[in-house]
RNA sequence: AGACUUGCGAGUUUGAUCCUGGCUCAGGAUGAACGCUGGCGGCAUGCUUAACACAUGCAAGUCGAACGAAAGUAAUAAUUUACUUUAGUGGCGAACGGGUGAGUAACGCGUAAGAAUCAACCCUUUAGGACGAGAAUAACUUUGGGAAACCUCUGCUAAAACUCGAUAAACGUAAACCAAAGGACGAGCUUGCGUCUGAUUAGCUUGUUGGUGAGGUAAUGGCUUACCAAGGUAACGAUCAGUAGUUGAUCUGAGAGGAUGAUCAGCCACAUUGGGACUGAGAUACGGCCCAAACCUCUACGGAGGGCAGCAGUGAGGAAUUUUCCGCAAUGGGCGCAAGCCUGACGGAGCAAUGUCGCGUGAAGGAACGAAGGCCCUUGGGUCGUAAACUUCUUUUCUUAAAGAAUAAAAAAAUGACUGUAUUUGAGGAAUAAGCAUCGGCUAACUCCGUGCCAGCAGCCGCGGUAAGACGGGGGAUGCAAGCGUUAUCCGGAAUUAUUGGGCGUAAAGGGUCCGAAGGUGGUUUUUGAAGUCGACUGUCAAAGUUCAGAGCUCAACUCUGUGAAUGCAGUCUUUCAGUGAUACUUAAAAACUUGAGUUUGAUAGGGGUAGAGGGAAUUCUCGGUGGAGUGGUGAAAUGCGUAGAUAUCGAGAAGAACACCGGAAGCGAAAGCGCUCUACUAGGUCAAUACUGACACUCAUGGACGAAAGCUAAGGUAGCGAAUAGGAUUAGAUACCCUAGUAGUCUUAGCAGUAAACGAUGGAGACUCAGUCUUGGACUUACUUCAGGGCUUAAGCUAACGCGUUAAGUCUCCCGCCUGGGGAGUAUGCUCGCAAGAGUGAAACUCAAAGGAAUUGACGGGGGCCCGCACAAGCGGUGGAGCACGUGGUUUAAUUCGAUGCAAAGCGAAGAACCUUACCAGAAUUUGACAUAUUCAUUAAUGUAUAUUUUGAGAAAAAUAAUACUAAAAGUGAUUACAGGUGGUGCAUGGCUGUCGUCAGCUCGUGUUGUGAAAUGUUGGGUUCAGUCCCGUAACGAGCGCAACCCUUGUUAUUAGUUAUUUUAUUUAAUAAGACUGCCAGUUAUAAGCUGGAUGAAGGUGAGGAUGACGUCAAGUCAGCAUGCCCCUUAUAUUCUGGGCGACACACAUGCUACAAUGGUCGAGACAAAGAGUUGCUUGCUUGUAAAAGUUGGCCAAUCUCAAAAACUCGACCUUAGUUCGGAUUGUCGGCUGCAACUCGCCGACAUGAAGUUGGAAUCGCUAGUAAUCGCCGGUCAGCCAUACGGCGGUGAAUUUGUUUCCGGGCCUUGUACACACCGCCCGUCACUCAGGCAAAAUUGGGGGGACCCAAAAUCAAUGAUUAUUGCAUAAGGUAAAAUUAAUAAUGCCUGAGAAGUCGUAACAAGGUAACUGUACUGGAAGGUGCGGUUGGAUAACCUCUUUU
Repeated sequence: AGACUUGCGAGUUUGAUCCUGGCUCAGGAUGAACGCUGGCGGCAUGCUUAACACAUGCAAGUCGAACGAAAGUAAUAAUUUACUUUAGUGGCGAACGGGUGAGUAACGCGUAAGAAUCAACCCUUUAGGACGAGAAUAACUUUGGGAAACCUCUGCUAAAACUCGAUAAACGUAAACCAAAGGACGAGCUUGCGUCUGAUUAGCUUGUUGGUGAGGUAAUGGCUUACCAAGGUAACGAUCAGUAGUUGAUCUGAGAGGAUGAUCAGCCACAUUGGGACUGAGAUACGGCCCAAACCUCUACGGAGGGCAGCAGUGAGGAAUUUUCCGCAAUGGGCGCAAGCCUGACGGAGCAAUGUCGCGUGAAGGAACGAAGGCCCUUGGGUCGUAAACUUCUUUUCUUAAAGAAUAAAAAAAUGACUGUAUUUGAGGAAUAAGCAUCGGCUAACUCCGUGCCAGCAGCCGCGGUAAGACGGGGGAUGCAAGCGUUAUCCGGAAUUAUUGGGCGUAAAGGGUCCGAAGGUGGUUUUUGAAGUCGACUGUCAAAGUUCAGAGCUCAACUCUGUGAAUGCAGUCUUUCAGUGAUACUUAAAAACUUGAGUUUGAUAGGGGUAGAGGGAAUUCUCGGUGGAGUGGUGAAAUGCGUAGAUAUCGAGAAGAACACCGGAAGCGAAAGCGCUCUACUAGGUCAAUACUGACACUCAUGGACGAAAGCUAAGGUAGCGAAUAGGAUUAGAUACCCUAGUAGUCUUAGCAGUAAACGAUGGAGACUCAGUCUUGGACUUACUUCAGGGCUUAAGCUAACGCGUUAAGUCUCCCGCCUGGGGAGUAUGCUCGCAAGAGUGAAACUCAAAGGAAUUGACGGGGGCCCGCACAAGCGGUGGAGCACGUGGUUUAAUUCGAUGCAAAGCGAAGAACCUUACCAGAAUUUGACAUAUUCAUUAAUGUAUAUUUUGAGAAAAAUAAUACUAAAAGUGAUUACAGGUGGUGCAUGGCUGUCGUCAGCUCGUGUUGUGAAAUGUUGGGUUCAGUCCCGUAACGAGCGCAACCCUUGUUAUUAGUUAUUUUAUUUAAUAAGACUGCCAGUUAUAAGCUGGAUGAAGGUGAGGAUGACGUCAAGUCAGCAUGCCCCUUAUAUUCUGGGCGACACACAUGCUACAAUGGUCGAGACAAAGAGUUGCUUGCUUGUAAAAGUUGGCCAAUCUCAAAAACUCGACCUUAGUUCGGAUUGUCGGCUGCAACUCGCCGACAUGAAGUUGGAAUCGCUAGUAAUCGCCGGUCAGCCAUACGGCGGUGAAUUUGUUUCCGGGCCUUGUACACACCGCCCGUCACUCAGGCAAAAUUGGGGGGACCCAAAAUCAAUGAUUAUUGCAUAAGGUAAAAUUAAUAAUGCCUGAGAAGUCGUAACAAGGUAACUGUACUGGAAGGUGCGGUUGGAUAACCUCUUUU
C1' cells in the first nucleotide's frame, strides 16, 4: 500500500435407540390480491388476465428569408404599403419521441473481433463559385356527375418544383445552397465464444454444399440464375416437438449457485391478420399508400370510411391495477434567420397504506396501606394497575390568522404549471389520532365458562367421545404496529442432484459374464516447442444499480460526487539487433530405457471345452421256472395290483437315463457351469530360467459373443421321475399338503428365446498398510523360504450398527454402470426385438407422512435346553346317571329388585326374604318433607311429649280417656326461605377394600465399567437349595423390597400359681423358661456350599399347621357396605302404608345332601371326646303326652349349673340278596311350637303312603399322614326357620409316589419375529358398496405444421411498336383430397388408489403349523397350489471341517 469482513437449526417413522430418508416449520423477497383496521408527510410504484373490442377529445408539425393566389384589418386623397388568416405548389420533419412483448431458440441478444459498405442534418479542410434556355402544373376559373367520399371537363399562372445546354457544381441574397476529402453520431454485413427442455424426436438436406460465368445490391455472399461436381450437417445431439423477447440487472444465498427479466437503461421484434412495394439519407413506415381476409361504422344501396400494443377514458375478462386533470415555467425534440409555433415526450398535480423511509397518537408526578368495575380465587386475596381519576407541563401534529420563498434563471429586463405550495411567526387547546394476529410443541405468551368425535380447529405432529392451556366466548398475556394477518409465487434452510459438497454388502443404488472400435486415463530419462498452466502490461467490459468514502434535503428513504468491483473476452508473434516473460507439471515433436505388458524355452496341476468308443450297479418291462393269497400304501386308511396266479424268488433277454464309494469350505472355468473309464482334437492358468520387443497399457457409451431352469419350432427317443389331469383320503370346505395312477416335459440333434435371490445381494485395473494358522499347485539353497490360488482368527483403520479387515467394506489413482421418499409400477403408452410366451427401453395423474436398515428391551412361538408344582404317573374317594336341597341362566310375570359371568360368577354379596328386611310391582297418602342445620314471623303457659287403654279406618293417621314420668325459655306446632332426600347414572372420573397370577422367587437401585445410543454388566456361568438359599468363579463392588427368621397354635421337659376339676404324685388350666443349631460321627462333592447315612433325642434337617402376599398384570370386582367428583330427579327417581313379589316353571348348568345296601339295616344293652354357648338366656329334676311339646320346680352371669344323648365302636337278637325290615321322595289325616300374622311362604311330631334309584356315557374333581376316607359334636346369624350351607371341634383311620416321556401352569437361559393395545397380535387377495384419478375406445369437434394439386389479388421484374393495355415467372389469401401430429368430448370396457366397524377364506410374519423367497410353465372363487432349476435374506438336531484360549 492492497485484499477479505463470512456458513445456527427444529418437529415428525419407534415401547425406546442409532441411521437412512422424505414431509413440514422458523428467514428474506413481491408490479401482488383478500380479511380486519386506518392520523400525517417525503420518495417511489400502479392491466402480471383478452397482441380482446373501442365512443369522445388530444398525441406532428413547421417555414412568407422558396412560390403564386384568395379573404380580412389598419394606414393613405389615391396608387400602394404593412399586418393577420386560409388552403395550395415547394422545402425540412414525419424512420425521432411514445407504446407493447404476439412472434422469435435466431448472429435475435450478450461479449470479443473483422472487411467488402452507406451516410440527410452536424464538425473540419480544400479551392472557390455564381451562366443561358425551355415546357408545364396545383391553387384559381368554367362544365358535368355523385347522398357522400370525391371525380371529371375548360381556361390561366409562379417558383429554390420540372426539363435541356455549358460547368466539377451552383438562380438572385442578409441567409441559404453546391463539390471533394476527412471526422463524429448512426445504419447495414461477416465471424469466434456463450445462450431452456425433451432421444418415448436419429437421421436431416436438392439452391441443398462447393466451383465457374452472368445478373443484382450501398456492400460480401446461392442473394438470384445457367452449367459442372456430389457434396454439406449430426451422438461434442443435427432434424423435429414444446416453451420463451434478450441484456445491464432484480430477489435469494457464506459462497458456488438457483429463480426472475415490472418500473429505469441498451438491443430486437410488432402495430387488427397476411402479402407488397413507393417516397426517402434512412421505412418495407403505429397516428402513409396498394391488395386480400375478418370485424365495425355511414349510406339515397350505387358506394364510402376505420384501426388507442400513444395520453386520458369505456366495455369485456379477471383475485386485481388510477384522472376523459394543469402546463409548455423547466429538460429534450421538430420547423424557422428570428420572433415564435407544435410537443398526452416531459414537468407537475389528483386517486390507491401498493411499497419504502420518517413522525405522531402526549410528558412528569400521582390518593398506592392499590378507587369503582371486570376477571380469577385455596375466600385470605390476586390481577387489569400509576393504569384511570387528580395536579403540573408541553404543542410535533391539528384548527385559525398573518408573512411567504429558494433551486430552476443566464449580462439586463420580462417570464412559475406545481403554488399562496414548502417554510416562518402568533393564538387556541391534551386537544384530532390504535389496531391486528397469536398464546399445546416447534414458538414469545394461561386461566375461567360453554360445547361434548357434535360444532369446529389444523403449517407439521395433531386437538374435540362431560373437568379441552389446541374448538367458541370472557379476562389476562405475548409479538408487531398505521398497520397486522392470510393466500399465491421465488430463493434459503435442502450436503434433498452433492464443482465447492452425497452415495451404491444389508437402508434407493454394481450392468448376468466377457471381448472391444470411439472416448477418458496412462511407466522411466533427455532435448526442443510453449497449447494448457502461472506472471506482467494494454484495450474493453455503456450509463444507472450494487460496494466503500464523502456531500445535499432538519434525519432517513431519496439524490449527487469520487473510488472500487464487474472473477469475462481480446491483444503481445513477424526481425540480423533493440520491442512480453517463466517452464516444475500436463501436452506436442524427436531420441533413448526396462520395471508395466507381451513373446521364447523347460516343467507342471486340473470334474476347463468338443467329439468318439467302452463299462458295471440299480430301476422298469418281456419270456420261462418255483410258489399259492395276499400285496401295496399310510398318522390311520382307501383307490390300485392279484386265483386270467400278483407280491416274493431263480434264470434269460430288452430299453432308456444317471454315474455310488473316492469327494474335501479341495480343483478348473469370464460367468452360466463342470464328476464312471479310455482315446483324439483344443483353450487358458501357474512356476523356474535365459534371451527378445520396447509402453505395445487400463477401462470402456454404441456394438458383438456366451448365458441355469422353465418355455417354443422341427425330427427322434421315453426306463425312472413327473406340472396338467383322474381317482382315494383328510377337511366345515380342500381346486392343497398325504396316497394310487399319469400327459407334456425331463434325454439327443438343429434352431429360437435371453431371463433368475444370474448372490460374495460387494464392477474392473493398479499401488500401499501388523500378525497367527490350515490347505491346493510350483520352485529350490528344505527354511519361521518364496511365487500363484483357496479358508479361518485378528492389529490399525473403516462402518448407523451388524460386520469388513493384504481375497478390504482400510488409504489413494483411473475408467464404466447405477441411485435420489413409499405406493401407483417395472404398470400405461410409444418404439425395437421375438413364431409365441414375452424381453428391452419406460412415465404421469392420484394418494400417504411415512416406507426402510441395524441393533435394544419385552411379549409371543403348534422353537430348543434346564428346573419346579397332586401337573402327569401310582393310589384312595368322588362328580357326571336317581330323588331332594340350594344358586345361576332362560322363560314367564303387574313385579318376579340389583350386582357377580372362563380359571379368578353360579350353598357368591345374603353370619338366616312370612310382615319388617326390600331396593321391585299394584293401589292409597304426604310435600321444608321420615332425618340434619340455620333464619324470620306467629302461636301454645297448663299445655305438650312419652307410656297405657278405648273407638273409627286395610293402614299411615285421627279422636277420646286415665294415671305416672319428663319439659320452663327451651321445646313443640303452623307458616317462610336456604335446603333435606335419592339402593337414580357413571367402578371407563375416584378413594378405600378385595380377587388373581402366587407364598411363584422374583423385582430393583447407587457407584463403577462397556456401548454413539436405546441399553448391558451386577441378576449370566459351575454346583446347590423349598428359595436371586448358599458357595466358587467373574468388571464389577455394594445395597433395598421380597425368601428365610422374628409372631400365634401344637408336640417334650422344667419352674411357679391357683379355683369350681382331681386329690398321693400325676393329669388338666394358666403363666414363664428350656430344647434343634447339620451342633457330633462316617461317606461324598472341589478342601466350599451342600447332599446321603448314623448317633443322641419328645422332636432331625423349614418338626407340623397358621398368620404374613415384593415390583407389577387383568381400565379384573365393588358408586347396592362406606366415602366421593360430575351429571340427573325435586307435588317426585323423595317419604309413608296395605297387599303382592324376590319362593313362578317346559328346560339347561354349577355346588351339595341322601341313597342304591350285609364292611349293611332294625331293636335292646354297654363304653370313650374335644371345642363351644347361655339372663329378653341355657334349662336340670318331677308330672302329663306314643311324640313334638306342655305344666311345675330348682341351678347357673358358668373348670361349679345347663345345653349334653357324643356317634361310628363293642355285645346280643332279627333280617338273608329282594326294589327288600335297602331307600326315603311324594301325598293324606291329626297334632306341637315361634310369632300381630304361618294361604301364597316356616320348622317339628305321630299315623298312613312308600316314587326314582341295583354304583352311573363322553368327560372331569380332590387328596402325599394323623392326610384321604368315615363318624358324630358345637357356634354365628336368629322370635322362628326353609342350614343338606358356612365356620370350628374332636373320634376311628388307610393306600401309593420306581419317576419326569407326555398334558396343564410357572421360573431361568437361549433362539426367530413383519408383534409393542404385545398371538384375543399382525396381516394377504377375490367379491359387494361409495368417491377420486387414469388407460383403451367406436364416434364427434377443434388447433398448429409440412407436403401434393387447383385457382390466384395487389405490387416488383421481364417481354411486346405501344402510356392507362396484354402476357409471363413467382406469390399472400382461398379451395380439393389424403396422411400424420396435438388437444377436447365420449357410449362402453378395464386398472389403480382411498374409504371406524360388509362377505369368503387364512397366503405371509414363530419351524406361521407344507420353511420362505425367486425365474419360468401349468392350474384354481381368492389369497394361492404344483412341477423344474436357483438363493439363505430358514428354525431345530446331528456329523464333518476350521478356529479362539490353555

Small-subunit ribosomal RNA from Callipsygma wilsonis, 1446 nucleotides, folded computationally. A source record names the gene rns. The coordinates come from a structure-prediction model, not an experiment, and the mean pLDDT is 81.